[in-house]
């Protein structure tokens, strides 16, 4: 330096152009002799800046960060 992959709540994972969803965790409540167990609810995320579109997690460019492989 050059080619390929990858970046989604704390964590794990889905969404191939149309309200970003689950799960586990957290917080609150309830239940209970007790919760670290069951139930209800409840906050939380698109790697950055730009472009394309009526509309971007998606599609392009740049550029940051990991992972592989070449030299």
């Nucleotide at each position: 330096u050059c080619g390929g992959g990858g970046g989604u709540c704390g964590u794990c994972u889905a969404a191939u152009g149309g309200c970003a969803g689950g799960a586990c965790a957290g917080c609150a409540g309830c239940c209970u002799u007790u919760g670290g167990a069951g139930c209800u609810g409840u906050g939380a995320a698109u790697g950055a800046a730009g472009g394309u579109u009526c509309g971007a997690u998606u599609c392009c460019u740049u550029c940051c960060c990991c992972c592989c492989g070449a030299a």